[in-house]
RNA sequence: CGCGCUAGGUGGGCAGUCGGCGGUUGCCUGUAACUCCAAAUCCGCCUUAUGGGAGGCUGAAUUCCCACCCUAGGCUCGAAAGCUCUCGGGGACGGUCCCGGUAAGCGGUGUUGACGGCUGGGUCCCGCGCGAGUGACCGGGGUGAACCAGGUCAGGUCGGGAACGAAGCAGCCUUAAGCUUCAAGGCACUGCGCCGCGGGGUCACCUGGCCCGAGCUGGCUGCCGCGGAUACGCCCGGGGCCUAGAGUCGAAGGUGGGUGCGCG
Numbered sequence: 001c002g003c004g005c006u007a008g009g010u011g012g013g014c015a016g017u018c019g020g021c022g023g024u025u026g027c028c029u030g031u032a033a034c035u036c037c038a039a040a041u042c043c044g045c046c047u048u049a050u051g052g053g054a055g056g057c058u059g060a061a062u063u064c065c066c067a068c069c070c071u072a073g074g075c076u077c078g079a080a081a082g083c084u085c086u087c088g089g090g091g092a093c094g095g096u097c098c099c100g101g102u103a104a105g106c107g108g109u110g111u112u113g114a115c116g117g118c119u120g121g122g123u124c125c126c127g128c129g130c131g132a133g134u135g136a137c138c139g140g141g142g143u144g145a146a147c148c149a150g151g152u153c154a155g156g157u158c159g160g161g162a163a164c165g166a167a168g169c170a171g172c173c174u175u176a177a178g179c180u181u182c183a184a185g186g187c188a189c190u191g192c193g194c195c196g197c198g199g200g201g202u203c204a205c206c207u208g209g210c211c212c213g214a215g216c217u218g219g220c221u222g223c224c225g226c227g228g229a230u231a232c233g234c235c236c237g238g239g240g241c242c243u244a245g246a247g248u249c250g251a252a253g254g255u256g257g258g259u260g261c262g263c264g
Base pairs, nucleotide, nucleotide: 001264002263003262004261005260008058009057010056011029012028013027014026015025019046020045021044022043023042034055035054036053037052064258065257066256067255068254069253073249074248075247076246077245082241083240084239085238087237088236089235090234094232095230096229097228098227099225100224101223102222104221105220106219107217108216109215116211117210118209119208120207121206122205123204124200125199126198127197128196129195130193131192132190133189134188135187137185139182140181141180142179143178149174150173151172152171157166158165159164
């Protein structure tokens, strides 16, 4: 160096599942990386677990084995910032609202006189009066009794021999209580009065007069308050999302090393 064989290889990784290891499943990576059969309340196994059955191909190296580097991708955790929550709390800060003050700006008002001072009146209270209304009283008019009021009592009734007498309905007259009406009076009362008089009180409001002579007001903005409230995008804390990053596994690739037998 050639030929023939053999061990080995004919994909690997992550997740998921599982007590665990593989397979079927999902994803990544890669290819020269085979064919058939069965397999999720599943299939084969038990730490020597990294599949099972049948048939091919390749074969000692670009292909098998080991270590390291690098990294596609998976898994776990995840800061600060940002986003989010019908989460918990707060009133120190911001915002917002309210309250008080101030009077710089705007507005309003003011020499047709502000603020202030003095003074009168009213609204308020008390007393008195006047008026009005109501009530009962007194008085006048009208009306007013089937019987149980009066008078007169036709007719009729009763007594009587008669004269006459008696009671008495209707009618008429009168009147009581009651009802109605009238005006004056004195009395009492009042959810009454643009009424009058006297007294008191106050500066809250309205109004008049006099003095003085330029401010007054606070509606909006601003400023101040160890004043108040707070459902906020404020503050403190919590949950979730996203992400820088960390850890771990790690295909493919790269580097280095290792691994036979027989014949010529």